Context: one part of a larger RNA
RNA sequence: CUGGGUGUAAAGGGAUGCGUAGGCGGAAUAACAAGUCUGGUAUAAAAUGCUAUUGCUCAAAAAUAGUAUGUAUUGGAAACUGUUAUUCUAGAGUGGAAUAGAGAGUUAUAGAACUCCAUGUGGAGCGGUGGAAUGCGUAGAUAUAUGGAAGAAUACCGGAAGCGAAGGCGAUAACUUAGAUUCCUACUGACGCUUAGGCUCGAAAGUGUGGGGAGCAAAUAGGAUUAGAUACCCUAGUAGUCCACACCUUAAACAAUGAUCAUUUAGUUUUUGCAUUUAAUGUGCAUGAACUGUAGCUAACGCGUUAAAUGAUCCACCUGAGUAGUACAUUCGCAAGAAUGAAACUC
Numbered sequence: 001c002u003g004g005g006u007g008u009a010a011a012g013g014g015a016u017g018c019g020u021a022g023g024c025g026g027a028a029u030a031a032c033a034a035g036u037c038u039g040g041u042a043u044a045a046a047a048u049g050c051u052a053u054u055g056c057u058c059a060a061a062a063a064u065a066g067u068a069u070g071u072a073u074u075g076g077a078a079a080c081u082g083u084u085a086u087u088c089u090a091g092a093g094u095g096g097a098a099u100a101g102a103g104a105g106u107u108a109u110a111g112a113a114c115u116c117c118a119u120g121u122g123g124a125g126c127g128g129u130g131g132a133a134u135g136c137g138u139a140g141a142u143a144u145a146u147g148g149a150a151g152a153a154u155a156c157c158g159g160a161a162g163c164g165a166a167g168g169c170g171a172u173a174a175c176u177u178a179g180a181u182u183c184c185u186a187c188u189g190a191c192g193c194u195u196a197g198g199c200u201c202g203a204a205a206g207u208g209u210g211g212g213g214a215g216c217a218a219a220u221a222g223g224a225u226u227a228g229a230u231a232c233c234c235u236a237g238u239a240g241u242c243c244a245c246a247c248c249u250u251a252a253a254c255a256a257u258g259a260u261c262a263u264u265u266a267g268u269u270u271u272u273g274c275a276u277u278u279a280a281u282g283u284g285c286a287u288g289a290a291c292u293g294u295a296g297c298u299a300a301c302g303c304g305u306u307a308a309a310u311g312a313u314c315c316a317c318c319u320g321a322g323u324a325g326u327a328c329a330u331u332c333g334c335a336a337g338a339a340u341g342a343a344a345c346u347c
Stems, first nucleotide, its partner, number of pairs: 004318003007301002012315001014201002017199002022194003026088007034081002036077008049067006091191001092188003095184005103177007110154001115149007125136002162169002206247006215241002220236004258314006266292005272286005296303002320347003329340004
């Protein structure tokens, strides 16, 4: 390499979102003959190899005959693949009519809470813990009332619910905008699937510049605990968390399960739309989300029409453990670092 694999043993790329090359690709008719199939000829030195036979008593060795895939050329076949031409509508898309949604962005607004500020009441504690102390408080705290400021997050509804390619998305309104589903079946006529490289997006933390800073809170300080306590607990508290722009590009980025298509027992709950009726907590169709489970699969656990079943196409990845996601090198990055990624040696 082949073979065999990738939920949990090594292995699915973060999304495979867009998509190039490439690979694969629906139905009918005709032509061609590149692949394919079937003959002929030439060549493939001899020896060697393989098969058969012969003969040295046998064997090996030997002799004789035959022979492989291949390459070139020349006839023939036309089912399949391919190419060309014409056509089709079941895939795919467009159109028309509806619908649901925390899908995205911008702007505005709202109420609750926390904190702070001002003022009134009040007068000794508050806070915190397993228990305390640090801390705050007679310069009037905590509590309570009124008014104001600022930032961040949006209780209930809320759901095993919904939307999004993934990351992710949750107050309300308006504007801008993307996708999905259902019904009609008018139109195009295979326009499809996958996708190396490429482009784009990508939680949190982190970085740069400028804002913002209520609460929380790495670092840090103090108080405790303890033999010690660079911790767990407490009191404080800075980066950060928030916004704008620009980087970073990683996560148990998980369903640890790549995408697409087809086929295959049943039952229960539910989202959205349509149809229907005997109006019922109904029935049917499509659509997504869950549960239980047949066959089958699986080492088992389990999966089970949303497959880990049965088949097909394409991509990615794995090949004993450690060394090691390290070294070196290259590319990217302001940096942190990221991507690619060994070997000696040991077992």
Notes: The part of an RNA shown here (small-subunit ribosomal RNA, central domain) has 347 nucleotides and comes from an uncultured bacterium. The RNAcentral record of the full RNA draws on Greengenes.